Overview:
This is a predicted structure of a 97-nucleotide RNA (c-di-GMP-I riboswitch aptamer) from a soil metagenome. The sequence is in RNAcentral, with records from MGnify. Model confidence (mean pLDDT): 89 of 100.
């Protein structure tokens, strides 16, 4: 950070496949990228909630109500995810102004 060159990546839809999920590999395909190359063991932000937790409802039970078991709804929770969200860190091709 060029109306330069020789290149790279590779959005979104869509098919496979893994994950509850966000999301993640592969293929196809190009929105786009000067690092859209790595780093989540360097900061902040955001995403998702399997289990958990709490709270209502319902069922079962019980004379009967609480506890407790069960499903379902809501909240709430990262150890999951996101580098193409920012910022840092590294490492790299060209070399105009």
């Nucleotide at each position: 950070g060029a109306c330069a060159a020789c290149g790279g990546c590779a959005a979104a839809c869509c098919c496979g496949g893994c994950g509850a999920a966000a999301g993640c590999c592969g293929g196809c395909g190009a929105c786009g990228c000067a690092a859209a190359g790595c780093u989540c063991u360097g900061g902040a932000g955001g995403c998702u909630a399997c289990c958990g937790c709490u709270c209502a409802c319902g069922c079962a039970g019980c004379a009967a109500c609480a506890c407790c078991g069960c499903g379902u709804g809501a909240g709430u929770c990262a150890u999951g995810c996101c580098a193409g969200u920012c910022c840092g860190g590294c490492u790299a091709c060209c070399g105009a102004a």